[in-house]
């Protein structure tokens, strides 16, 4: 200077004028004082709080899933750290338990895709018989490359490499590495499954009060050999009222609810001033801890590659 990678902070300030919401003081006005967010948002996780409720246990379903760790009440969440992908690199992504417990799947193509020889080499007069180096399909074809070796070939042998698998060694608390023996015909588990773990539902329209009205209405069923009640299923508990239809009343207030606190939803407009980016993504509705996702301008910091100069 130039292009990146990570983190962070703003996102407006003052003055007038008119508006809208809440509150003090009131009858009421004037008059004071308050008035979204970095994510306020997706509803993806956990939790306060409510209410089945006296409330257990099994089975199913559903989640999560390398290792340490406790910042934390918990989180599928933070920090740190292996391991695998990307990337010249700072750094960024995770489809991270288990294919040797067992069932299924890899269409089409291709000679085959849990085994198998089209073409092709090699041997033989021919029948045949050997082969998987080479050529053809494919996302994948008897681990890769290179040497020896053979009739011609192959882990047959060897060297380096990749994978699996160890009651070895050394080094980490461990995931794991680095050696050392064995061994080579794959991939899916976000297929089913299997292993360890964790899980009762449903929510502020959750509940609670208070005040009105009406028809304690009619049929019809079940029920102590046990209604309901616990998100399904069984078992236990519990002990009387429940189910279905036709027909009446009520739709109203107050709390829950808060330094914004509305209840069909308030926080704008215009104007000057100074700085100058004032433009973006966008609007609270029970609270609170996280993740993820959108967008822009202008600040600060570290890191990291590229050129040049000294």
């Nucleotide at each position: 200077g130039g292009a990146g990678u990570u983190g962070g902070c703003c996102g407006g300030g003052u003055g007038g004028c008119g508006g809208c919401c809440c509150u003090g003081a009131u009858c009421a006005u004037a008059c004071g004082g308050g008035g979204a967010g970095g994510a306020a948002a997706g509803u993806c996780c956990g939790g306060a709080c409510u209410u089945c409720a006296u409330a257990g246990a099994g089975c199913g379903c559903a989640g999560c899933g390398c290792c340490c760790u406790g910042g934390g009440c918990a989180a599928u969440c933070g920090g740190g750290g292996a391991c695998g992908g990307g990337g010249u690199g700072a750094c960024c992504c995770g489809a991270u338990g288990g294919a040797a417990a067992g069932u299924g799947c890899c269409a089409c193509a291709g000679a085959a895709a849990c085994a198998a020889a089209c073409c092709g080499c090699c041997c033989g007069c021919a029948a045949g018989g050997g082969u998987a180096a080479g050529g053809g399909u494919g996302a994948a074809a008897u681990c890769g490359u290179g040497a020896g070796g053979u009739a011609a070939g192959a882990g047959c042998u060897c060297a380096c490499g990749g994978c699996c698998c160890g009651u070895c060694a050394c080094g980490g608390u461990a995931a794991c590495g680095u050696g050392c023996g064995g061994g080579c015909g794959g991939g899916c588990a976000a297929a089913c499954c299997c292993c360890g773990c964790u899980g009762g539902a449903a929510g502020c329209a959750a509940g609670g009060c208070c005040a009105a009205a009406u028809a304690g209405g009619g049929a019809g069923g079940a029920g102590a050999u046990g209604a309901c009640g616990c998100g399904g299923c069984u078992c236990g508990c519990c002990g009387a009222u429940c189910c279905u239809c036709c027909g009446g009343g009520u739709u109203g207030g107050c709390c829950g609810c808060g330094u914004a606190g509305a209840u069909a939803a308030a926080u704008c407009g215009c104007c000057g001033c100074a700085c100058a980016a004032a433009a973006a993504c966008a609007g609270a509705a029970u609270c609170c801890g996280g993740c993820u996702u959108a967008c822009a301008g202008g600040c600060c910091a570290a890191c990291u590659c590229c050129a040049c100069u000294g």
This is a predicted structure of a 310-nucleotide RNA (Bacterial RNase P class A) from a Fimbriimonadaceae bacterium.
The gene name in the source record is rnpB.
The organism belongs to Fimbriimonadaceae, within Bacteria.
Rfam family: Bacterial RNase P class A. Rfam classes the family as a ribozyme.
Model confidence (mean pLDDT): 76 of 100.